[in-house]
């Protein structure tokens, strides 16, 4: 330098033939239960979907650029 994969909640991830209020588990807060704790059962909060621009009536999803992480190839007097 070229190519590929990934970036979505505090953590691990799902969701990409564009469409309904963006989800799950764990963690957190809180309630019930219990003498107390844990466990169990509920509820709640938490997101500009890495960033910018574009296409579209509509973008996590499509295009361009860019940042970060991982991998492959090439170059290395």
């Nucleotide at each position: 330098g070229c190519c590929c994969c990934g970036g979505u909640a505090g953590c691990u991830c799902a969701g990409u033939u564009g469409g309904a209020u963006a989800g799950a588990g764990c963690a957190a807060g809180u309630g019930c239960c219990u003498c107390c704790u844990a466990a169990g059962c509920g509820c709640u909060a938490g997101g500009u979907c890495g960033g910018a621009c574009g296409u579209u009536c509509a973008a996590a999803u499509c295009g361009u650029c860019u940042c970060c992480g991982g991998g492959g190839c090439a170059c290395c007097a």